[in-house]
RNA sequence: GAUAAGAGCAAACCCGGCGCGAGCCGGGGACGCAAAGCCACGGGACUGGGUGCAGGGCACCUGAUCCAGUCAGCCGGGUUACCGAA
Numbered sequence: 001g002a003u004a005a006g007a008g009c010a011a012a013c014c015c016g017g018c019g020c021g022a023g024c025c026g027g028g029g030a031c032g033c034a035a036a037g038c039c040a041c042g043g044g045a046c047u048g049g050g051u052g053c054a055g056g057g058c059a060c061c062u063g064a065u066c067c068a069g070u071c072a073g074c075c076g077g078g079u080u081a082c083c084g085a086a
Base pairs, nucleotide, nucleotide: 001083008033009032013028014027015026016025017024018023031073037079038078039077041076042075043074044071045070046069047068048067049066050065053063054062055061056060
C1' cells in the first nucleotide's frame, strides 16, 4: 500500500464435541480482512464467584469493588512475517 500477481484467514448461521458461563475446538459456510498471524501490557466489553459492600420498587434487580476467566474480527501498544508498482 495498487482495481498487480500468487497464496492466506473466515463473521453470521448449521452440525458434532468441550465449558456453570462469557466462549473455545473440529467440520460445513463466507460477512468481511493487508497482519482477521501471535502476545491480555493499557483502555474497553462480556462471564462466573464473594461468611462480601452500597442503593432500590428487597425470594430479586442495579451499581461500585476484589478474585478468577473470555474476547487479538472493539481501540491502542508489543512482536514476527508474504508480495510489490508509482

c-di-GMP-I riboswitch aptamer from a soil metagenome, 86 nucleotides, folded computationally. Its mean pLDDT, the model's own confidence on a scale to 100, is 87. RNAcentral holds the sequence, with entries from MGnify. Of the family's consensus pairs, 95% are formed in the model.